Context: one part of a larger RNA
């Protein structure tokens, strides 16, 4: 010097990103116990008191001997209460620094955020506010179900279930609620019209040549057959179109003026839109400006709590706002306690070091 451990004057978080670590608390009996609450909780809330050993006494409980009585003479019944014993209580005494004498064995409180809760997770840097969850809603599915695995045929799950079922999606206990927009996108319904594939259809046209014609040429015409192209007409879904639908994907404005101080603007005008953000919440885990402003807490507070609202850029099941209980979650404050610190010291064990 390193690791682990013990103790420490005075102070007591001044340490530090942060009380990280350590200390403190601790079991039992008794007293006592707030807000809030879903009446279960919160709660071991908090906060207090007690405890060993010896002697004697007291009341109560358990057991129940001797003795006495009764008769129905019995392993009987009754009275009785010795002795032993259980915890309780009182008085007195004894010892130590210390009596739950060791070990094991909650620190506590206040306020806020998030998630209701118990659970689950990144095997080896994340345990959480992430996932799940009961509960809520929507959608699909009538049974050879939808959906899924696999697949040439086939087989299996769903299910030996049957819409109070199964599957998919979102939300996430509970309480109060969940506003406006169907223009776009999706989905559902509709079928009149428009568009529209293969196919059907085959008007018409091309090639080929038996034959025919003539002005005999590398000429012209040209049936059937074969073959090629091919118009009209016909032709489903889809799309266009017409409606519906938000706990479907999503969206939820701007400018100007106005009240007898000022300021503000209930009110008015105008433009645009499918409709212009309702309730509730709000510098928020969301606020850039920003350490916003005011209040609280501190001697002093970019954090914290309560307000305000100018919401850069909250907002209603990608749910909104609350909420008792719960949390190895996160944030702020306090009590207790301490070598975290002021500021370090001493000691123990094992290393390091020297010799071997």
């Nucleotide at each position: 010097c390193c690791a682990c451990c013990g103790u420490u004057a005075a102070g007591g978080a001044a340490c530090u990103c942060g009380g990280c670590a350590a200390a403190a608390u601790g079991g039992c009996u008794c007293c006592g116990u707030a807000a809030c609450u879903u009446c279960g909780g919160g709660a071991u809330a908090a906060g207090g008191a007690g405890a060993g050993c010896c002697a004697c006494g007291c009341a109560c409980g358990g057991u129940g001997a001797a003795g006495c009585g009764a008769c129905u003479u019995g392993c009987u019944c009754g009275c009785a209460g010795a002795g032993c014993u259980g915890g309780g209580u009182g008085u007195g005494g004894c010892c130590g620094c210390a009596g739950a004498g060791a070990a094991a064995u909650g620190g506590c409180c206040c306020a806020a955020g998030c998630g209701a809760c118990u659970g689950u997770u990144u095997a080896c840097c994340a345990a959480a506010a992430a996932c799940a969850c009961a509960g809520g809603u929507c959608u699909g599915u009538g049974c050879u179900a939808a959906g899924u695995c696999a697949a040439a045929c086939u087989g299996a799950c769903g299910c030996u279930g049957u819409a109070u079922a199964c599957a998919g999606a979102c939300u996430g206990a509970c309480g109060c609620c969940u506003g406006c927009c169907c223009a776009a996108u999706g989905c559902c319904g509709g079928a009149a019209g428009g568009u529209c594939a293969a196919g059907u259809g085959g008007a018409c046209g091309a090639g080929u040549u038996a034959g025919c014609c003539c002005u005999u040429g590398u000429g012209g015409c040209g049936a059937a057959g074969c073959c090629c192209g091919g118009a009209a007409a016909u032709g489903a879904a889809g799309c266009c179109c017409c409606g519906g639908u938000g706990a479907a994907u999503g969206g939820c404005g701007g400018c100007c003026g106005u009240a007898a101080c000022u300021a503000u603007g209930a009110c008015g005008g105008u433009c645009c839109u499918a409709a212009g953000g309702u309730a509730g919440c709000g510098a928020a885990g969301u606020u850039c400006c920003u350490u916003g402003u005011c209040g609280g807490g501190u001697a002093a507070g970019u954090u914290c709590c309560g307000a305000c609202c100018c919401g850069c850029a909250c907002g209603a099941a990608a749910g909104g706002c609350g909420u008792a209980a719960c949390g190895a979650c996160u944030u702020g404050g306090g009590c207790a306690c301490u070598g975290u610190c002021u500021c370090a010291a001493c000691g123990g064990u094992g290393g390091a070091c020297u010799c071997g």

Large-subunit ribosomal RNA, domain IV from a Planctomycetota bacterium, 356 nucleotides, folded computationally. It was read from a public genome assembly.